[in-house]
RNA sequence: UUUGUCUCAGAGCAAACCGCGGGAAACCGCGGGGCGCAGAGUCACGAGGCUAAGGCCGUACAAGGCUACGCCGGUCGGGCCGCCAAA
Repeated sequence: UUUGUCUCAGAGCAAACCGCGGGAAACCGCGGGGCGCAGAGUCACGAGGCUAAGGCCGUACAAGGCUACGCCGGUCGGGCCGCCAAA
């Protein structure tokens, strides 16, 4: 460069659970594993939810209650970014 083939392109992420590790916990990381996801990419700005170490209240002592500066983007909104066969 040409020709051929193709039943839905090339691909991506990855739930529960298990193992190892971190953390007080929620949860997170790595490996395995796939429930699913057209952005289930990224960001804690807003909402919502989870946890309560520490702090405050409580108690004879406890029990217990409240609290985020912790956590969740696969809870939602939003910002930013990304891919796209065919017509």

Source information: The RNA shown here (c-di-GMP-I riboswitch aptamer) has 87 nucleotides and comes from a Deltaproteobacteria bacterium. The coordinates come from a structure-prediction model, not an experiment, and the mean pLDDT is 82. The sequence was found by an Rfam model in a public genome assembly. NCBI's taxonomy places the organism under Bacteria, Pseudomonadati, Myxococcota, Myxococcia. Rfam family: c-di-GMP-I riboswitch aptamer. About the family: GEMM was predicted in a large-scale screen for bacterial structured RNA regulatory elements.